[in-house]
Molecule: transfer RNA
Organism: Rhodospirillaceae bacterium
């Protein structure tokens, strides 16, 4: 070059055939409870789901095309 996965919270991901208000675990504020801390319990913040267009009444889901990362191939079908 060619072919494939993956890009949703700070980090690891889920997200069912496009359809209701985008989640979950750690962290990370605050409270509890302890003589105190650490595990535990309760609670909040925290996201325009890579970028940009399209298609649709509707798009994290689907279509194009760039970015970024990881893999696999090195010419054959």
């Nucleotide at each position: 070059g060619g072919c494939g996965g993956a890009g949703u919270a700070g980090c690891u991901c889920a997200g069912u055939u496009g359809g209701u208000u985008a989640g979950a675990g750690c962290g990370c504020g605050g409270g509890a409870a302890u003589c105190a801390u650490a595990a535990u319990c309760c609670u909040g913040a925290g996201g325009u789901c890579g970028g940009c267009a399209g298609u649709u009444c509707g798009a994290g889901u689907c279509u194009g095309c760039c970015c970024u990362u990881c893999g696999c191939u090195a010419c054959c079908a």